RNA sequence: GGCCCCAUCGUCUAGUGGCUAGGACGGUACCCUCUCACGGUACAAACAGGAGUUCGAUUCUCCUUGGGGCUA
Numbered sequence: 001g002g003c004c005c006c007a008u009c010g011u012c013u014a015g016u017g018g019c020u021a022g023g024a025c026g027g028u029a030c031c032c033u034c035u036c037a038c039g040g041u042a043c044a045a046a047c048a049g050g051a052g053u054u055c056g057a058u059u060c061u062c063c064u065u066g067g068g069g070c071u072a
Base pairs, nucleotide, nucleotide: 001071002070003069004068005067006066007065010025011024012023013022018055027043028042029041030040031039048064049063050062051061052060
């Protein structure tokens, strides 16, 4: 250089065109307890950036960025 794959809460991940973007761990508050732990309830927290297609994009296409793999 060429080709291929990946990018979603702090972390791991689900989501193949219309979802309030879901779950687990973690965080905060409250309940429970003499206290802690365990347990319960609630809350906060995410679609890498740009453009295109579409009535509508996290999802499809292109470019960029970052990561990974194969190859010369």